[in-house]
Context: one part of a larger RNA
């Protein structure tokens, strides 16, 4: 050299752990800002680079509560202090809060430059303090509102390809992805011109089902209801018009006055049509109904407090949370920590208890309690009962539905009714029959969603896993947009090795420490590849 055996050095696999992460659930909570948000710059400590907290009153100031001995963040150390006259610490509320930033006096390459007015300080250059953007509404002197941000969920407005049809155009991905508008603690729909089928049902919304069914659809991929029927959780309102009064305004009159649109009060709101107007009968008058304004809450949240039982003997051991024997408590034998495996050592669990203050609860329950308030029948058949609106063609969207026999729904163009002897719909249309009143509005709860806070859980991950991140959008790439990492562990406990020796140093030997030092800081374990030292043994 090579093979083996011994020890070693490299290296950081494996095992063991968790600080950090995923994932589901539930409860709370669902906003934040011109009174300057989210983010941010820049300052701030005695010593102070980083973080973290706070703003020239600056790891902070003042009050109310909680709490009860140590403390002046992470974080040693040195100085200095504070505190049983209650300091740190929690938690409510208030003070300060530079400068940028919607940024709002004007400008601007953010965190910086320059002004007006008005009022102050100073000899004085100069500097302090207020206040001045736009837009909308309003009674314009003022005053109120608005913009901006923010995780998803909700509605509108616009709106793809790729992909699938084993090519591709209809068609499908898909009204989906994305861009824009608005909005809430949800939203959005809603109190019948619905459904239905000759029975009836009675607003919306969500779920189970119906049903992968009827259907649709180069009938090809594939799209795919709808009502019964069972839940969940309920809740009904209120205009517009008819007709009364009444105001101003405008018209026509010489005037009384008319007349007409408007404003404002009564009236009225419905499909066994209903309301107005008129006439007639019954019944009722103080009972009940409505309710303006007043006061006005339990409870929940944001700090917390109590809270049983082994200073038990012995042994092993550095340590007892192990063993042996004995004992105790349990509405507490969830869990965590403590020198090894603790119901009786510590926080702690089960139970039970707590708010000055602020916020939700809610201007709700409840209390009081001004005022308002005729019903119901029959009959008359004069009035009203949502207009460029149903409705038609024409073109397109959109209903599971792709023009199809193709309704309902919506509308870009032309057009165009009717008021109860009316009108719409029941899948062309048409009769019969039903069944419902469109063209005005508002409505909680079932439902969705999680950026936050809290709690649980986990045949979820343990450092090449788990978030990209065991604190990182940092270092670092890049002119930008935008990429984006790596990096955990002595020891119970620093007791981190006084002191001597070798050296420039790094490092090692001793000493010491410690159960252990081959646990010595490059520090648990300590694989492998790779490199060496000694022997054996073969060339």
């Nucleotide at each position: 050299u090579g093979c083996g055996c011994a020890c070693g050095g490299c290296g950081g696999a494996u095992g063991c752990c968790u600080a950090g992460g995923c994932a589901c659930a539930g409860a709370c909570c669902g906003g934040c800002g011109a009174a300057g948000a989210a983010g941010g710059a820049c300052g701030u400590g005695g010593c102070a680079a980083g973080c973290u907290g706070c703003g020239a009153a600056a790891a902070g100031c003042c009050u109310c509560g909680g709490g009860g001995a140590g403390u002046u963040g992470c974080a040693a150390g040195c100085a200095a202090g504070c505190u049983u006259a209650g300091a740190u610490c929690c938690g409510g509320g208030g003070g300060u809060g530079u400068c940028c930033g919607a940024a709002u006096g004007g400008g601007g390459a953010a965190a910086c430059c320059c002004g007006g007015c008005g009022g102050g300080a100073g000899c004085a250059g100069u500097c302090c303090c207020g206040u001045c953007a736009c837009c909308c509404u309003g009674c314009c002197a003022c005053a109120g509102g608005g913009a901006g941000c923010c995780a998803a969920c909700c509605c509108a407005g616009g709106g793809a390809a790729c992909u699938g049809a084993a090519a591709c155009a209809u068609c499908u991905a898909a009204g989906u992805a994305c861009c824009u508008g608005g909005a809430g603690g949800a939203a959005a729909a809603g109190a019948a011109a619905u459904c239905a089928a000759u029975c009836g049902a009675g607003a919306u919304u969500c779920c189970c089902a119906g049903a992968g069914u009827a259907g649709c659809g180069g009938c090809g991929a594939g799209c795919g209801a709808a009502a019964a029927g069972g839940g969940a959780a309920c809740a009904g309102c209120c205009c517009a018009a008819a007709c009364c009064c009444g105001g101003g305004u405008g018209a026509g009159g010489a005037g009384a006055c008319u007349c007409a649109a408007c404003c404002g009060g009564g009236g009225g709101u419905u499909g066994u049509g209903g309301g107005g107007c008129c006439g007639c009968a019954u019944c009722g008058c103080g009972a009940g109904g409505c309710g303006a304004a007043c006061c006005g809450a339990a409870g929940c949240a944001u700090a917390g407090c109590g809270g049983a039982a082994c200073g038990g003997u012995a042994c092993u051991g550095g340590a007892a949370c192990g063993u042996a024997c004995g004992a105790c408590c349990g509405c507490a034998g969830a869990g965590g920590g403590u020198g090894a495996g603790a119901g009786u050592c510590c926080c702690g669990u089960a139970c039970g208890c707590g708010a000055a203050a602020u916020g939700c609860g809610a201007g709700u329950a409840g209390g009081u309690g001004a005022g308002c308030u005729g019903a119901u029948g029959c009959g008359g058949a004069c009035c009203c009962c949502g207009a460029g609106u149903a409705g038609g063609c024409c073109g397109g969207g959109a209903c599971a539905c792709g023009u199809g026999g193709a309704a309902c729904c919506c509308u870009g163009g032309c057009u165009g009714a009717a008021u109860c002897c009316g009108g719409g719909a029941g899948g062309a249309c048409c009769a019969u029959c039903u069944u419902c009143c469109a063209a005005g509005g508002c409505u909680a709860a079932a439902u969705a969603c999680g950026a936050g806070u809290c709690u649980g859980u986990g045949a979820c991950c343990g450092a090449u896993a788990g978030u990209g991140a065991a604190g990182a959008g940092u270092a670092c790439c890049g002119u930008g947009a935008g990429g984006g990492a790596a990096a955990g562990g002595u020891g119970a406990a620093a007791a981190g090795a006084a002191c001597g020796c070798c050296u420039g140093a790094c490092g090692g030997c001793g000493a010491g420490u410690g159960a252990a030092a081959u646990a010595g800081a490059c520090c648990c374990u300590g694989a492998a590849a790779c490199c060496g030292u000694g022997u054996g043994c073969a060339u």